[in-house]
Molecule: transfer RNA
Organism: Podarcis lilfordi
RNA sequence: GGUGUGGCUCAGGGGUAAAGCACCUGCUUUGCACACAGGAGGUCCCAGGUUCAAUCCCUGGCACUUCCA
Repeated sequence: GGUGUGGCUCAGGGGUAAAGCACCUGCUUUGCACACAGGAGGUCCCAGGUUCAAUCCCUGGCACUUCCA
C1' cells in the first nucleotide's frame, strides 16, 4: 500500500445486499447423476464519528496479504 460482504468464490462505493458454486425440497428416473422449478442461509471484521439515513464517507483498532528499507 491492498483486502475484509451467507459454507466457498465474489459484485454492490449513501436510500435495508446481487450472482455463481455448495445445502434443502419438489419435479424427472427402475435407481443415481444431469437438467428444470422453488426455498433457507448475511447484526456487510470491531468501536466511535458525520448524516434524516452508513456495507459505502471519516477516525482508531484487529486479522490476512504485498512491496520497500